[in-house]
Context: one part of a larger RNA
RNA sequence: CGUAGGAUAUUUGAGAGGAGCUGUCCUUAGUACGAGAGGACCGGGAUGGACGGGCCGCCGGUGUACCUGUUGGUGAUCAACACCAUAGCAGGGUAGCCGAGCCCGGAAGGGAUAAACGCUGAAGGCAUCUAAGCGUGAAGCCCCCCUCAAGAUGAGAUAUCCCAUUCGUAAGAAGUAAGACCCCUUAGAGAGUAUGAGGUAGAUAGGGCAGAGGUGUAAGGGUGGUAACAUCCUGAGCUGACUGCUACUAAUAGGUCGAGGG
Numbered sequence: 001c002g003u004a005g006g007a008u009a010u011u012u013g014a015g016a017g018g019a020g021c022u023g024u025c026c027u028u029a030g031u032a033c034g035a036g037a038g039g040a041c042c043g044g045g046a047u048g049g050a051c052g053g054g055c056c057g058c059c060g061g062u063g064u065a066c067c068u069g070u071u072g073g074u075g076a077u078c079a080a081c082a083c084c085a086u087a088g089c090a091g092g093g094u095a096g097c098c099g100a101g102c103c104c105g106g107a108a109g110g111g112a113u114a115a116a117c118g119c120u121g122a123a124g125g126c127a128u129c130u131a132a133g134c135g136u137g138a139a140g141c142c143c144c145c146c147u148c149a150a151g152a153u154g155a156g157a158u159a160u161c162c163c164a165u166u167c168g169u170a171a172g173a174a175g176u177a178a179g180a181c182c183c184c185u186u187a188g189a190g191a192g193u194a195u196g197a198g199g200u201a202g203a204u205a206g207g208g209c210a211g212a213g214g215u216g217u218a219a220g221g222g223u224g225g226u227a228a229c230a231u232c233c234u235g236a237g238c239u240g241a242c243u244g245c246u247a248c249u250a251a252u253a254g255g256u257c258g259a260g261g262g
Stems, first nucleotide, its partner, number of pairs: 001151001005162007015148004021049007033038001051105005059099004066092005071085005109143003116136004163262001165174003179257004183199005204250003207246005213239003220233005
């Protein structure tokens, strides 16, 4: 821009893409078969491999704004604390993201067939699956399953909302409606755009409060010890992303677009 009014939702599916794999074991059954050795079809069940999709409750990885221990140095010095040294080094670890962790998938079914096997059956009194006609039949083909999809210009469908304003002879223009955008707070989204949640009639983000989770008993004081240190107040103190509550801070104020009865 189009989809012959303007919108908001929900959809149909022409078409396109994806998937399509396979082992072992048990049973049927030591049955059919076979002199024996051996040893099934058909059918039923279990469990794996690789591949693919999803998830983070479990097992783990990461986790340089979380906690702790500790070495050397700087801040004159004690204590406390901060910083530098690869994150100084080391031990743990929430969310998120991940796999080595967990869950799921290939199935079943239908249709038309290939090779092949048949029925009926002439040409050609017989025979013949084929010439007319009718069947069975594959991991393959088309559906079924998953995803995208009406720019499918063949531009589809359904539901709901808004509609007879002003100027103009007209063409058209303007202000509006439903609705949308700019702008702003943002994350489950993200390179940007887009998408989603919100914008005071508000829990959108930050802060605060409470909790979860993490770390592992802060500082200070008491007691014991000459002291290093131990112990009690104390599962203490601190705490990024998690959960809930709360307008304290910021989403204020404002602007733009957008039909005219098709």

A computed fold for a 262-nucleotide part of an RNA from an uncultured Lachnospiraceae bacterium, annotated as large-subunit ribosomal RNA, domain VI. Its mean pLDDT, the model's own confidence on a scale to 100, is 90.